[in-house]
Context: one part of a larger RNA
Molecule: small-subunit ribosomal RNA, 5' domain
Organism: metagenome
RNA sequence: GAAUGAACGCUGGCGGCGUGCUUAACACAUGCAAGUCGUACGAGAACUCUUCUGCUUGCAGGAGAUAGUAAAGUGGCGCACGGGUGAGUAACGCGUGGGCAAUCUACCUUCGAAUCUGGGAUAACCCCGCGAAAGCGGUGCUAAUACCGGAUAAAAUCUGGGCUCUCCGGAGUUCCGGAUCAAAGGUGGCCUCUAUAUAUAAGCUACCGUUUGAAGAGGAGCCCGCGUACCAUUAGCUUGUUGGUGAGGUAACGGCCCACCAAGGCGACGAUGGUUAGCUGGUCUGAGAGGAUGAUCAGCCACACUGGAACUGACACACGGUCCAGACUCCUACGGGAGGCAGCAGUGAGGAAUUUUGCGCAAUGGGGGAAACCCUGACGCAGCAACGCCGCGUGAGUGAUGAAGGCCUUCGGGUCGUAAAGCUCUGUCAAGUGGGAAGAACCUGCGUCACGACAAUACCGUGACGCACUGACGGUACCACUGAAGGAAGGACCGGCUAACUCCGUGCCAGCAGCCGCGGUAAUACGGAGGGUCCGAGCGUUAUUC
Numbered sequence: 001g002a003a004u005g006a007a008c009g010c011u012g013g014c015g016g017c018g019u020g021c022u023u024a025a026c027a028c029a030u031g032c033a034a035g036u037c038g039u040a041c042g043a044g045a046a047c048u049c050u051u052c053u054g055c056u057u058g059c060a061g062g063a064g065a066u067a068g069u070a071a072a073g074u075g076g077c078g079c080a081c082g083g084g085u086g087a088g089u090a091a092c093g094c095g096u097g098g099g100c101a102a103u104c105u106a107c108c109u110u111c112g113a114a115u116c117u118g119g120g121a122u123a124a125c126c127c128c129g130c131g132a133a134a135g136c137g138g139u140g141c142u143a144a145u146a147c148c149g150g151a152u153a154a155a156a157u158c159u160g161g162g163c164u165c166u167c168c169g170g171a172g173u174u175c176c177g178g179a180u181c182a183a184a185g186g187u188g189g190c191c192u193c194u195a196u197a198u199a200u201a202a203g204c205u206a207c208c209g210u211u212u213g214a215a216g217a218g219g220a221g222c223c224c225g226c227g228u229a230c231c232a233u234u235a236g237c238u239u240g241u242u243g244g245u246g247a248g249g250u251a252a253c254g255g256c257c258c259a260c261c262a263a264g265g266c267g268a269c270g271a272u273g274g275u276u277a278g279c280u281g282g283u284c285u286g287a288g289a290g291g292a293u294g295a296u297c298a299g300c301c302a303c304a305c306u307g308g309a310a311c312u313g314a315c316a317c318a319c320g321g322u323c324c325a326g327a328c329u330c331c332u333a334c335g336g337g338a339g340g341c342a343g344c345a346g347u348g349a350g351g352a353a354u355u356u357u358g359c360g361c362a363a364u365g366g367g368g369g370a371a372a373c374c375c376u377g378a379c380g381c382a383g384c385a386a387c388g389c390c391g392c393g394u395g396a397g398u399g400a401u402g403a404a405g406g407c408c409u410u411c412g413g414g415u416c417g418u419a420a421a422g423c424u425c426u427g428u429c430a431a432g433u434g435g436g437a438a439g440a441a442c443c444u445g446c447g448u449c450a451c452g453a454c455a456a457u458a459c460c461g462u463g464a465c466g467c468a469c470u471g472a473c474g475g476u477a478c479c480a481c482u483g484a485a486g487g488a489a490g491g492a493c494c495g496g497c498u499a500a501c502u503c504c505g506u507g508c509c510a511g512c513a514g515c516c517g518c519g520g521u522a523a524u525a526c527g528g529a530g531g532g533u534c535c536g537a538g539c540g541u542u543a544u545u546c
Base pairs, nucleotide, nucleotide: 001546002545003544004543006542007541008540009539010538013392014391015390016389017388018387019385020384021350026348027347028346030345031344032343035077036076037075040074041073048065049064050063051062052061053060054059084303085302086301093228094227095226096225097224098223099222100221103220104219105218108216109215110214111213112212113211114210115209116150117149118148119147125140127138128137129136130135156180157179158178159177160176161175162173163172164171165170185208186207187206188205189204190203194201195200196199229275230274231273236266237265238264241263242262243261244260245259246258248256278300279299280298281297282293283292284291285290305326306325307324308323309322328339329338330337331336356382358381359380360379364378365376366375367374368373395425396424397423398422405416406415407414408413429487431482432481433480434479435478439473444468445467446466447465448464449463450462451461452460490535491534492533493532494531495516496515497514501530502529503528504527505526511518512517
């Protein structure tokens, strides 16, 4: 000099864009942060209103609306994403480059084939019971795209043979044979075919699903080369250890696990042990080489009160799931239960120190749904903080009696100083009044047209055009007008380094200080004043890095 997620002191007008617990991975009150689908399924209230009946005149019962709504249940998909944190980890964890002939992949896209026929339950519900509660048990009824049989099934899988390729480990095969495995319906429309006979389905058709196969895309798993902190005042380490055979397990290779066999394996090219640490793109500095660092943003990894475990599932050994143990907190009828902010706000504590218990799903993105739509503390915005960067303002011109006043003085004067006052202007920002956005495109509905499918002019699908609908921010940005110099400057320094000097006070005292050093009676170094210098809504100090 540059820099910072900074803090502290003094000061503080406005705006834009960013950033904001670096400490206790400490404990958490409260609210919200993951739901959705009635076009999978059965069932289904109440408050209130209207009306009728009874009649004891304010009660009881019925019907209709509320409403096939709310809430609950079965089932599907999602909850493994998104969001947080950096405790652990010196490791194939990360980075980079490869490999899988050793692998998996829900939803999505493309291309094939199929969607036949049966069955038994169970929740919800009714009834009964236990419990303070959390909750649990039993009897009975019912549905499905829930569950379970049967059929059929190939360019699927397994297996025997043949053929081709081969890195000799295996791979391919549109050749032959054997064995094995599937499914679910829903919604809209129509009458061409069939039946009844004039609008219905057992039929047809469109869309959405379901099953199976091939491929793609995106994602995931595993393996390897190289790189990846410090200590040798850590020199030896290792028994599932190193390898083999067999069996198990996994989507998959493998001591991954097990039985048996052999005695290996690593190490001064630093094993083992210890300390510290998430890694990277990047960031800061520097001419560079390098050094330091890993906030925000992005990629990967790990974790979710602590430790362990599996279940479900395409994917988890799962932050807002389950079970067990532990610590802590809470409820309790003392028998037993409930909880997990390192999600967004917020509270306490710790600390030099870090924000609102805000608005909205309008946009972007995500989940569910055919869609309308619902959910979304992701996100978009607003609030607080000079925490940072950037921009703007606090006026401009003129004005010498060089005013008054302060300070200095050699007492002549000098200086603050065109500075002020005065005169002439301007109107940024702030204030007030009026107008007032872009961000909106979709989606969807309606209408028209074209194409596809179809028996069809119906329905449906695709595309185009037109109209309608949708804004948290926000009456914000921006524009115009009104009046008015009015509301808006400080901080540090002045001995040298280092830009900037005199007077007074003090007298090795009080004090200053980054280093050298000042102060013991003329201190440009202490304290005050005048003057000056440097920055400026900031200026200094401290801490840290280069």